[in-house]
């Protein structure tokens, strides 16, 4: 003088992660087959819908079925995918330069 590794630290790029927030999608929705409950109103599986992977439930209120075979309105609450926004002083990372071993 070089190189590498660690550690401290400027400076950038606003990239990646990471959380929050807000748009888009979808309406946590409707179809169908088989199967249970009726002190219950659920359990499986197909396919629909999304420039979309994934999800397609959970609770509560009321209505409604009198023993049957089918549930309904309403309210409250999420996960997924993409996209912006944002993070006092100090999220986390990467790069770059500088010190030190």
């Nucleotide at each position: 003088c070089c190189a590498u590794a660690a550690a401290a630290u400027u400076g950038a790029a606003u990239u990646g992660c990471c959380g929050c927030u807000c748009g888009u999608a979808u309406a946590a929705u409707g179809g169908c087959a088989g199967g249970a409950a009726u002190u219950g109103g659920c359990c499986u599986g197909c396919g629909a819908g999304u420039c979309u992977c994934u999800a397609c439930c959970c609770g509560g209120u009321c209505a409604c079925c009198g023993g049957a075979a089918a549930u309904g309105a309403c309210c409250g609450g999420a996960c997924u995918a993409c996209g912006a926004g944002u993070g006092a002083a100090u999220g986390c990372g990467u790069c770059u330069g500088u010190u030190u071993u």

The prediction has a mean pLDDT of 78. Predicted 3D model of a 101-nucleotide RNA (Purine riboswitch aptamer) from Paenibacillus sp. J2TS4. The sequence is in RNAcentral, with records from Rfam. NCBI's taxonomy places the organism under Bacteria, Bacillati, Bacillota, Caryophanales, Paenibacillus. Rfam family: Purine riboswitch aptamer. For this family Rfam cites "Three-state mechanism couples ligand and temperature sensing in riboswitches" (Reining et al., Nature, 2013).